Background
The prediction has a mean pLDDT of 76. This is a predicted complex of two RNAs, RNase P RNA and transfer RNA, with 445 nucleotides together.

RNA sequence: GGAGAAGAUCAGAUGAUCGCGGGCAGCCAUGAGCUGUUCGAGGAAAGUCCGGGCUCCGCAGGGCAGGAUGGUCGCUAACGGCGACCGGGGGUGACCCCAGGGAAAGUGCCACAGAAAACAUACCGCCCGCCCCAGGCGGGUAAGGGUGAAAAGGCGAGGUAAGAGCUCACCGCUUUUCCGGUGACGGAAAAGGCAUGGUAAACCCCAUCCGGAGCAAGACCAAAUAGGGGGACGUUUGAAGGCGGCCCGUCUGAUGUUCCCGGGUAGUGUCGCUAGAGGCGCAGGGCAAUCUGCGUCCCAGAGGAAUGAUCAUCACCGUGUCAGGGGCAACCCGGGCGUGGAACAGAACCCGGCUUAUGAUCUUCUCCGGCC
RNA sequence: UGGGGCGUAGCCAAGUUGGUAAGGCACCAGAUUUUGGAUCUGGCUAUCGUUGGUUCGAGUCCAGCCGCCCCAG
Numbered sequence: 001g002g003a004g005a006a007g008a009u010c011a012g013a014u015g016a017u018c019g020c021g022g023g024c025a026g027c028c029a030u031g032a033g034c035u036g037u038u039c040g041a042g043g044a045a046a047g048u049c050c051g052g053g054c055u056c057c058g059c060a061g062g063g064c065a066g067g068a069u070g071g072u073c074g075c076u077a078a079c080g081g082c083g084a085c086c087g088g089g090g091g092u093g094a095c096c097c098c099a100g101g102g103a104a105a106g107u108g109c110c111a112c113a114g115a116a117a118a119c120a121u122a123c124c125g126c127c128c129g130c131c132c133c134a135g136g137c138g139g140g141u142a143a144g145g146g147u148g149a150a151a152a153g154g155c156g157a158g159g160u161a162a163g164a165g166c167u168c169a170c171c172g173c174u175u176u177u178c179c180g181g182u183g184a185c186g187g188a189a190a191a192g193g194c195a196u197g198g199u200a201a202a203c204c205c206c207a208u209c210c211g212g213a214g215c216a217a218g219a220c221c222a223a224a225u226a227g228g229g230g231g232a233c234g235u236u237u238g239a240a241g242g243c244g245g246c247c248c249g250u251c252u253g254a255u256g257u258u259c260c261c262g263g264g265u266a267g268u269g270u271c272g273c274u275a276g277a278g279g280c281g282c283a284g285g286g287c288a289a290u291c292u293g294c295g296u297c298c299c300a301g302a303g304g305a306a307u308g309a310u311c312a313u314c315a316c317c318g319u320g321u322c323a324g325g326g327g328c329a330a331c332c333c334g335g336g337c338g339u340g341g342a343a344c345a346g347a348a349c350c351c352g353g354c355u356u357a358u359g360a361u362c363u364u365c366u367c368c369g370g371c372c
Numbered sequence: 373u374g375g376g377g378c379g380u381a382g383c384c385a386a387g388u389u390g391g392u393a394a395g396g397c398a399c400c401a402g403a404u405u406u407u408g409g410a411u412c413u414g415g416c417u418a419u420c421g422u423u424g425g426u427u428c429g430a431g432u433c434c435a436g437c438c439g440c441c442c443c444a445g
Stems, first nucleotide, its partner, number of pairs: 001368010012314007020040008028031001042344001046355002049353005054214004061248004066210005071085005086100001087098004101205002106203002108199003123145002125141007153171002156168003172194001173192008218271003221267001228261006240252003278297008316341007324333003373444007382397003391428001399415005421437005
């Protein structure tokens, strides 16, 4: 210098003028008025993909169905998240990726090619025998060839008519035992002679988890729910509802329940609404995720919705030009003047994550090349 | 806020137990015709919205994004 890997931080600052929304205070000309003061977006506020809080449905029972997750241990309010580790895979490397349970419970599928795609089987070949002998028939074999993404353990030696786990060594696999580890798993030994092709992001099986709905949840308010007409079902052999997947079970249940007609009220209404699994700092435990303690701070809460604009100075980045310093050189360093740029994006009950969009800077590390 | 569906050639579209993408219109060329149209014959046109993954193999299965449409309050 080039090419990369991992992580962290910031999201321009200050001032002036004009403007917008919420809170509080004051004023009188009671208007969504004016004046003053204070507060006023994000790392993703986004997608709404997961999880939780909160609220109501009966604080939520059993089963079926359905959905989700899937190495181990831990963290957490919880998770499909995070951390560490294990196993597998990729990369020269820093490092990265894995829906990573079960294919000896069952079913299905594996196109074309190929003898055969899973109850094995035999096209060429090899070997043996026979015959009507350039060949044919019968038998053995699966080592070799060929097909395919994949061919019934691999490789070597023995063995054999040729061969074959038929036998043996090594490797793989399965089972058992021992050792280490909380565990996934790792290591060792012995036995078996191979049984078990792939596919579960095919059906399925196993384990674990999940009640439903969502702030338009839900609660309250002056007034109203009066009186009336019609229909359906039912009073213990029980209507209807809770129960919004279905069943069981359970609870409420009788001048009752429910539907329609008709009538009434209540709106730029109030609360929920933002002090929270909260931010920052320090100390401690832990490899870490994270937890504990102490101190400190208050940081939008509106209604379809405010948080902006202009100018100046400074800071940042790019570029042009001018001169200067260092160095043999490539190049490096700081400066003057001019000019341009500054991303993605916009709270709507609140949090924890994930995913996606996006500008700049910094730190650490890896590989390659050059020079000293 | 909650739920459902779609994306395949310029246009309309088929493609489901995963096996290499039908058809029509349009377009191009030829034949027919004096010429045009119509007709006949032949042909071209698909990163299957996009990026990954599973698989021997993906339009199809799974996940994340992008865009469009519909429904309920």
It holds a member of the Rfam family "Bacterial RNase P class A". By type it is a ribozyme.